This is a predicted structure of a 102-nucleotide RNA (SAM riboswitch aptamer (S box leader)) from Faecalibacter rhinopitheci. The prediction has a mean pLDDT of 82.
[in-house]
RNA sequence: AACUUAUCAAGAAAGGUGGAGGGAUUUGGCCCGAUGAAACCUUAGCAACCGGAUGUAUUUAUCAAGGUGCUAAUUCCAACCUUAAAAAGGGAAAGAUGAGUG
Repeated sequence: AACUUAUCAAGAAAGGUGGAGGGAUUUGGCCCGAUGAAACCUUAGCAACCGGAUGUAUUUAUCAAGGUGCUAAUUCCAACCUUAAAAAGGGAAAGAUGAGUG
C1' cells in the first nucleotide's frame, strides 16, 4: 500500500513565523481569506479511540498522566439509490480518525 472494525448533528483558539490561497479529490453550489489563506512552531483547550487510575463485577460510571486525533460551517452541501407533489428525510459510495492485522 492493502484488509477488518468502530465512530463521524456534540465539543474546543490565542500568539509567533509566513504571505495567497483554503474548505480531501472531480463537477456544481455556498462559504472562509490582506481585519492575513495554506504550511510550520509555541501555548491553551476539546474529546475519551488506545492506554492509565478509582469504583463496579460485566460491562457501565467518574477522572484525564501518557499515545493519537481534533479546535468555521453536519465529513459545509449536492452528485449514486431510495421515500416524497414539494419542502424535507433515509441509505450507499468516497473520505477522515482510532484500534487491530499486515
Lineage of the source: Bacteria > Pseudomonadati > Flavobacteriia > Weeksellaceae > Faecalibacter.